[in-house]
RNA sequence: GGGCCGUUAGCUCAGUUGGUAGAGCAAUUGACUCUUAAUCAACAGGUCGUAGGUUCGAUUCCUACACGGCCCA
Numbered sequence: 001g002g003g004c005c006g007u008u009a010g011c012u013c014a015g016u017u018g019g020u021a022g023a024g025c026a027a028u029u030g031a032c033u034c035u036u037a038a039u040c041a042a043c044a045g046g047u048c049g050u051a052g053g054u055u056c057g058a059u060u061c062c063u064a065c066a067c068g069g070c071c072c073a
Stems, first nucleotide, its partner, number of pairs: 001072007010025004019056001028042004049065005
């Protein structure tokens, strides 16, 4: 330098013809318990990497860029 893949909640990851963004764990609060842990319940948490384009409507399609991984040179 070129090709491919990835970027979504604090972490690990889903997201099915483009139509209100989700799960597990963690965190917070409460219950339970002699205490911790465990268990149960509730609540909260997102500019969907950035900037544009297409569309009535974009996490989803297109372009460029940033970051990470793999391969080739």